[in-house]
SAM riboswitch aptamer (S box leader) from Flaviflexus ciconiae, 87 nucleotides, folded computationally. Rfam family: SAM riboswitch aptamer (S box leader). Rfam describes the family as follows. The SAM riboswitch is found upstream of a number of genes which code for proteins involved in methionine or cysteine biosynthesis in Gram-positive bacteria. NCBI's taxonomy places the organism under Bacteria, Actinomycetota, Actinomycetales, Actinomycetaceae, Flaviflexus.

């Protein structure tokens, strides 16, 4: 990495740096964006798998993940993302 598995119509924001572009590719659209978007970084939350507890659960805690719009819609593609076991 790559392949199985099991999710992707809910839930969750504020500040600091930075400065035009961004919403995975591609095509057509549509939204967000200097009233500072995406990105990073601190706090803060949410709750998808796993640990761990536990009679079962819950709480609390650890590993990760996540905090515009049905994976934004639609079409195409060996699709694209989280987790987990195992090699």
């Nucleotide at each position: 990495g790559a392949a199985c598995c099991a999710u992707c119509a809910a839930g969750a924001g504020u500040g600091g740096c930075u400065g035009a572009g961004a919403g995975a590719c591609c095509u057509g659209g549509c939204u967000c964006g200097u009233c500072g978007a995406c990105g990073c970084c601190g706090c803060a939350g949410c709750a998808a798998c796993c640990g761990a507890g536990a009679a079962a659960a819950a709480c609390c805690c650890g590993g990760u993940g996540c905090u515009a719009a049905g994976g934004c819609c639609a079409g195409g593609a060996c699709c694209g993302a989280u987790g987990g076991a195992g090699g």